Context: one part of a larger RNA
RNA sequence: UGACGGGGGCCCGCACAAGCGGAGGAACAUGUGGUUUAAUUCGAUGAUACGCGAGGAACCUUACCCGGGCUUAAAUUCAGUAUGAUCGACCUUGAAAGGGGUCUUUCCUUCGGGACAUAUUGGAAGGUGCUGCAUGGUUGUCGUCAGCUCGUGCCGUGAGGUGUCGGGUUAAGUCCCAUAACGAGCGCAACCCUCAUCAUUAGUUACCAGCGAGUUAAGUCGGGGACUCUAAUGAGACUGCCACCGUAAGGUGCGAGGAAGGUGGGGAUGACGUCAAAUCAGCACGGCCCUUACGUCCGGGGCUACACACGUGUUACAAUGGUCGGUACAGAGGGCUGCUACCUGGUGGCAGGAUGCUAAUCUCGAAAACCGGUCUUAGUUCGGAUUGAAGUCUGCAACUCGACUUCAUGAAGUUGGAUUCGCUAGUAAUCGCGUAUCAGCAACGACGCGGUGAAUACGUUCCCGGGCCUUGUACA
Numbered sequence: 001u002g003a004c005g006g007g008g009g010c011c012c013g014c015a016c017a018a019g020c021g022g023a024g025g026a027a028c029a030u031g032u033g034g035u036u037u038a039a040u041u042c043g044a045u046g047a048u049a050c051g052c053g054a055g056g057a058a059c060c061u062u063a064c065c066c067g068g069g070c071u072u073a074a075a076u077u078c079a080g081u082a083u084g085a086u087c088g089a090c091c092u093u094g095a096a097a098g099g100g101g102u103c104u105u106u107c108c109u110u111c112g113g114g115a116c117a118u119a120u121u122g123g124a125a126g127g128u129g130c131u132g133c134a135u136g137g138u139u140g141u142c143g144u145c146a147g148c149u150c151g152u153g154c155c156g157u158g159a160g161g162u163g164u165c166g167g168g169u170u171a172a173g174u175c176c177c178a179u180a181a182c183g184a185g186c187g188c189a190a191c192c193c194u195c196a197u198c199a200u201u202a203g204u205u206a207c208c209a210g211c212g213a214g215u216u217a218a219g220u221c222g223g224g225g226a227c228u229c230u231a232a233u234g235a236g237a238c239u240g241c242c243a244c245c246g247u248a249a250g251g252u253g254c255g256a257g258g259a260a261g262g263u264g265g266g267g268a269u270g271a272c273g274u275c276a277a278a279u280c281a282g283c284a285c286g287g288c289c290c291u292u293a294c295g296u297c298c299g300g301g302g303c304u305a306c307a308c309a310c311g312u313g314u315u316a317c318a319a320u321g322g323u324c325g326g327u328a329c330a331g332a333g334g335g336c337u338g339c340u341a342c343c344u345g346g347u348g349g350c351a352g353g354a355u356g357c358u359a360a361u362c363u364c365g366a367a368a369a370c371c372g373g374u375c376u377u378a379g380u381u382c383g384g385a386u387u388g389a390a391g392u393c394u395g396c397a398a399c400u401c402g403a404c405u406u407c408a409u410g411a412a413g414u415u416g417g418a419u420u421c422g423c424u425a426g427u428a429a430u431c432g433c434g435u436a437u438c439a440g441c442a443a444c445g446a447c448g449c450g451g452u453g454a455a456u457a458c459g460u461u462c463c464c465g466g467g468c469c470u471u472g473u474a475c476a
Stems, first nucleotide, its partner, number of pairs: 001476002003473003007470007015460002019423005026315008034306002042053002064301007077123008088103006106115003126290002129288003135284002137279003140275001142273001147186006153162003166177003192267004197235007207224002211222003238261001241255001242253004317416001321375005333364003338357002342353004382413001387408007429452007
C1' cells in the first nucleotide's frame, strides 16, 4: 500500500421487512448429469453452466458410428506431358457415391502455332485434430457500482502520501464550504433514440366535421384540410417562479402554472481493472500433430437411447371455474417459389377453383380475457397424459424420428416437506397477437406487441451483495 476480521462508524440495493404470485409434490416439454451404446459428435459447470452455443438434428445440417469409394471434393496458380475433348443423350452395374460402355466431336490461323477445355505428373492444398495456460477479436461477471488515475507542487531516507481527506449535500469523486495543494483525464451527468403535450408544414393508400350524391349496409363517390393519423421541423421542464429552512450547495411543500416536476417513463451507452473466467467448433492466428488419412464423397444409423438425479418451463388439480351461445374493443409485425379475400367440397386438418396485393391500398386477421344460459362440489360436464383406429399436410423419403385433424380411450393430479425464486406501477398477476429461424416441425422456447390491471414498503435490528472512512493483523 492492499486484502481480510463472527472490529467500529456512515450509506445504498426487491438485500431483509411489508405484500402479491410462483418453484420444490403430479403429467408432459426441454436442457444437463449419470447409465447404456458401434456411435449416443463437441463445447458451457457456484454466483457468471443446465429452453446455454442451437433464432428451429427425418436426409442434408453433422462434426459421431458402421459400411462402400477416392487420393484430391472445393479455391488459386505455375511448370511439364497427352488428348480434342468437355458438355449432352442413352445403355449397364451399384444402396448411393462411383465404375464400365455406345453415340456425338471446340474456336482462330499467316498452317509455324495460339486460345479453350479435359486428363495426368509435381509443387500445392485440406483438417469442427491439440493447446483459450502462446494469442487477436468478441463476451460474461463484480456493476450502470461510483469509482480509477495523471501533471506540477508540497511532505516522507524510502516504499509511498497529499490531491481523492474533513463538514454538509446528491442517484452520482453530484455540487458547496473548508483545505499544501492547484489543475486535468477516463468514468457520472448531458449530447443520441423512443413514449407523453402543443404548434407549423404536408394531405395519399390514412381521416370525415360541415356540403352534395348514394346504398340492404359501408368514407362508397364528389369534395374537404377541420379532427384522428402519418412524418419532418420546432416549442416545452430549468428547482425557472412562490413560501419556509440553510453561509452555500441543496432540502421540504395534496404550493402555483403546466400534458409532463425535480434524473418525467423506457432504451442505447458498461471507467481502471478482477476471475490464467468463456470461446482455437463463428472468424483470424503462433506452435505441435495427420497427409492412400485425423483429408474427402456416398448409403444407412446416431445426436431423439432410459432403473435414475437435477435445472428451466407448459398444463392442471377447478365455480374468480368448465361448457354452450351471442357479441365488442388492440398494438406491433410478415407477405411474390409469398400472403390469399371470395366460391365449392369436407365434422375437421385441408383440398379444388378464383381474385387482389411488391402493400397506410390487397392479405395473414378470429384478438382473447369481456357478456348471457347451463353444470352444483363429484376424481366430476375438472384434468388431459397414455393408447387404438382412420386421415390431412410438408417433403425423394415421416420405420427409427415430423406437425396437425377426427372418433374412441380417459392416467397422475384435490394446491405440494425442508427449502427457495421473481416483482415497487401501467409494475406483478392475467389474456391473447406477431416475428426470426424455417420445405415441414418436435415452439410449451426466444424476442417483441398490445388488452385487463392490483397489493405493499413501519423501517434498516438482522441475512446477502456493494461503496466511503477508520481500527487490528504473525497474510501478500